A computed fold for a 682-nucleotide part of an RNA from an activated sludge metagenome, annotated as large-subunit ribosomal RNA, domain II. Its Rfam family is "Bacterial large subunit ribosomal RNA".
Context: one part of a larger RNA
RNA sequence: GCCUACGAGUUGUAUCACAUUAGCGAGGUUAAGUGCUUCAGGCACGUAAGCCGGAGCGAGAGCGAGUCUUAAUAGGGCGCAUAGUUGGUGUGAACAGACGCGAAACCUAGUGAUCUACCCUUGGCCAGGUUGAAGUUACCGUAACAGGUGAUGGAGGACCGAACCGGUAAAAGUUGAAAAUUUUUCGGAUGAGCUGAGGGUAGGGGUGAAAGGCUAAUCAAACUGGGAGAUAGCUCGUACUCCCCGAAAUGUCUUUAGGGACAGCCUCAUGAUAGUUUACCGGAGGUAGAGCUACUGAUAGGAUGCGAGGGUUUCACCGCCUAUCAAUUCCUGACAAACUCCGAAUGCCGGUAAAUGUUUCAUGGGAGUGAGUCGCCGGGUGCUAAUGUCCGGUGGCAAAAGGGAAACAGCCCAGACCAACAGUUAAGGCCCCCAAUAGUGGUUUAAGUUGAUCAAACGCGGUGACAUUGCAGAGACAGCUAGGAUGUUAGCUUGGAAGCAGCUAUUCAUUUAAAGAGUGCGUAACAGCUCACUAGUCGAGCGAUGUUGCAUGGAUAAUAAUCGGGCAUCAAGACCACAGCCGAAACUAUGGACUCCGAAAGGAGUGGUAGGGGAGCAUUCCAAUCGGCGCAGAAGGCAUACCGUGAGGUAUUCUGGAGCGAUUGGAAGAGAAGAUGUAGGC
Numbered sequence: 001g002c003c004u005a006c007g008a009g010u011u012g013u014a015u016c017a018c019a020u021u022a023g024c025g026a027g028g029u030u031a032a033g034u035g036c037u038u039c040a041g042g043c044a045c046g047u048a049a050g051c052c053g054g055a056g057c058g059a060g061a062g063c064g065a066g067u068c069u070u071a072a073u074a075g076g077g078c079g080c081a082u083a084g085u086u087g088g089u090g091u092g093a094a095c096a097g098a099c100g101c102g103a104a105a106c107c108u109a110g111u112g113a114u115c116u117a118c119c120c121u122u123g124g125c126c127a128g129g130u131u132g133a134a135g136u137u138a139c140c141g142u143a144a145c146a147g148g149u150g151a152u153g154g155a156g157g158a159c160c161g162a163a164c165c166g167g168u169a170a171a172a173g174u175u176g177a178a179a180a181u182u183u184u185u186c187g188g189a190u191g192a193g194c195u196g197a198g199g200g201u202a203g204g205g206g207u208g209a210a211a212g213g214c215u216a217a218u219c220a221a222a223c224u225g226g227g228a229g230a231u232a233g234c235u236c237g238u239a240c241u242c243c244c245c246g247a248a249a250u251g252u253c254u255u256u257a258g259g260g261a262c263a264g265c266c267u268c269a270u271g272a273u274a275g276u277u278u279a280c281c282g283g284a285g286g287u288a289g290a291g292c293u294a295c296u297g298a299u300a301g302g303a304u305g306c307g308a309g310g311g312u313u314u315c316a317c318c319g320c321c322u323a324u325c326a327a328u329u330c331c332u333g334a335c336a337a338a339c340u341c342c343g344a345a346u347g348c349c350g351g352u353a354a355a356u357g358u359u360u361c362a363u364g365g366g367a368g369u370g371a372g373u374c375g376c377c378g379g380g381u382g383c384u385a386a387u388g389u390c391c392g393g394u395g396g397c398a399a400a401a402g403g404g405a406a407a408c409a410g411c412c413c414a415g416a417c418c419a420a421c422a423g424u425u426a427a428g429g430c431c432c433c434c435a436a437u438a439g440u441g442g443u444u445u446a447a448g449u450u451g452a453u454c455a456a457a458c459g460c461g462g463u464g465a466c467a468u469u470g471c472a473g474a475g476a477c478a479g480c481u482a483g484g485a486u487g488u489u490a491g492c493u494u495g496g497a498a499g500c501a502g503c504u505a506u507u508c509a510u511u512u513a514a515a516g517a518g519u520g521c522g523u524a525a526c527a528g529c530u531c532a533c534u535a536g537u538c539g540a541g542c543g544a545u546g547u548u549g550c551a552u553g554g555a556u557a558a559u560a561a562u563c564g565g566g567c568a569u570c571a572a573g574a575c576c577a578c579a580g581c582c583g584a585a586a587c588u589a590u591g592g593a594c595u596c597c598g599a600a601a602g603g604a605g606u607g608g609u610a611g612g613g614g615a616g617c618a619u620u621c622c623a624a625u626c627g628g629c630g631c632a633g634a635a636g637g638c639a640u641a642c643c644g645u646g647a648g649g650u651a652u653u654c655u656g657g658a659g660c661g662a663u664u665g666g667a668a669g670a671g672a673a674g675a676u677g678u679a680g681g682c
Base pairs, nucleotide, nucleotide: 001682002681003680004679005678006677011096012095013094015093016092017091018090019089020088021087022086023085024084027052028051029050033045034044035043036042056063057062066078067077068076069075099237100236102234106227107226108225109224110223111222117201118200119199120198121197122196123195124194125193126191128160129159130158131156135152136151137150138149139148140147164188165187166186169184170183171182172181203219205215206214207213240616241615242614243613244612245611250263251262252261253260254259264369265368266366267365268364269363270362271361272360274359275356276355277354278353279352280351281350282349283348289342290340291339296336297335300332301331302330303329307325308324309322310321311320312319372397373396374395375394376393377392378391379390380389381388402413403412404411417592418591419590422588423587424586428582429581430580431566432565433564437579439578440577441576442575443574444573450568451567458553459552462550463549464548465547466546467545468544469543470542471541479537480536481535482534483533485510486509487508490504491503492502516531520529521528593606594605595604596603597602617671619668620667621666622665623664624663625662626661628660629659636655637654639652640651641650642649643648
C1' cells in the first nucleotide's frame, strides 16, 4: 500500500420551545400506588391530590375587567372583546462523557536500587620493566654539631607498559553484526584504583567529585492500577440516492482577535400586501470641476514703500542716502483633504404613469458565516513601489463547468436538466501543427522590428506623409575652370601684430563681373593655402524650418535557445477599409425528464460549497397477511440480459447445499475510501 471485518449525532429525563398528528374542550390530565384481569401497548380506582389553562394591574398594602402612575374623572403604561390541555411523532435546546478518536498534565493507592548513583559488611585482583625519597651504615670531615662521598634501603594519588578499568581522534556502521557497536588510535593502570557476594536509601522522594546526571532501553519529577470516557474555544475523521432553494468571510461588544453573543445575509412554515425597473415631476445635499480684490491660509513677478535694518551727518534732535527686509493698496500669474462667491453628473427621498408579479414586509422553526481574494473605478497609506496595506462602488472567483488568452481560481466571451455524427453565433481566430481566406483593395516597415507579457530619458542626413518658407531656363544647388584686387602693414597696442594674440571703430572708401579693414588653417612677423563674393562651364530642380507614421542606437542575469513551435518580408508583420468563413455546454431546432404557477390550454424554470427543506432506495430484527418459495435445490457467489433519473431491483445459466421471501406497518448496534483509524491476511 491493497483486501476483508469492525469503526463516529446515540440513549435517558413528569425539563423547555416550535411544527405536525390524535383525544377531550372552558376545561384538559393523572403521578406514585392499589384492585381486577383474557397477563397485555389491558381495564378500573387513585379524584374534595397535584399540574396547566380559565384575570389582570401594582414594589406592595390592595383593588379588580380593570389596575398603576397622579391632585385629577386628564393623559399615558400593562391588561380585557376566550382556547386550552394531555399523549404520539419530528426538529432544536437544557442536564448528563452527549458525534468519534487524540493530549501534555493533576490527584490517589501501590510496585521497583537484579540497570544505575552513593553508602555499609565481607572477600578478590593489579605480567613485566624503570626511577631511587627518608632512614641506616662505612669512610672523610667538625672542638662537638653541621657537611661531603660511597654503599645499603625501597618511598611515591612517581615513570613506561599488558591483564583490568576507561572512552581521546578518525573511519565504518546509521531498514546496523549491535535500540550505542566495530577497527585503528588514545587515557589510567599501588590508587580519590578495579571488582564479586550480601545489605541500605523510593518519587517532589532518593542518590549525585553537579552533567538536571542516575533511579530496570523511561526522568526538569519513575512505573502500575484507580479518579477517568479528566479537559481540549485545537487538529483529524464522520458512511446510500434523487429533487427545490442557497449564503457568509460585514457591523457592534467581547482578558476579544483562528472562539463567541446580538444584528446582517440563507432556508422552511404561516400571514400580510407590498417590492423593483423605466419615464416625468418635486425635494435635500456641497463631491468632481471651477474660483479666490468672496473668506481662511499659502503664493511668483512688477508698481507703491508704512515700518525696520544699514550708511552718512550732528553734542543731540531734525535731516539725507539705500543693489537689504517689508506692511498696505494696485496690475499680471497661479495653489488647498481639514478654503468656498459658485457648482454638476450619478446616487438618495417622495409623488404620478406604465411594465413586472411575491422579487417586499412581519411573526415563528432551522442554520451556516463572522480568515476572504483578484480585476476595474474613487480615495487614504506606501515610492501615484508591491500578487503591499486600509476604506467606498462594481464585476468575478470563493460556491462556476464550457470557449478564448500556448500553459494560467479572480482577465475576455458565456451561466452546464438529459440525449444526438443538426443549425446560427460570441470572445477569439482563418500558411502548417489546428476548424476556417497563403481573401480583396490601399499604405508602410528592412529592423526578423514584428508575429497578443515591459522598456525610458536622450541621440540619429534610416525612410514615408503633410505644412510653411527661400533660390531656380534672366540658368539655381553640387562639381570643375578663373578671379578673390587697391588706399592699407586701417588705427591702437607691441620686441613684432601686415585680414586672422588683444583693444577701438557710423568696419570707410576706390577699382570692379566680384572680392570682409576679412570664415578657417598657417608664420616669430611676413609669406602661403582657403572661405565669403563674382564670372564661365553644366542643364533642372535645389535648400531651410516645423508637425507626424514606421523603423534605429540606448538594450546587461544567472541550465540552451525560441513568436506556443515550424516558420513568415508586394508577410503568415504594422496601419486603414471591405467581403466571407471557422468558432462554446451561449441561442435555435428535435426528442425526453423533473420543479413551480395555472381549472385547462399553456407559461416560467432546473450550475452550486457551508447550510435549510422535500421525496425515496438498501440492510437487520418484530407483528399481521400471502392456505408465499425451497434438496425437482434456499441463502451466498462468478457472469449476462432487462427495468428504474438514482440509491437499487428482476430474470436466466453455472456454482452452492438448507434455509428464505413478498405486501402492509413497526423498531434500529441501519449504508465507509479516508480518522499517520483498530484487528487479521497478502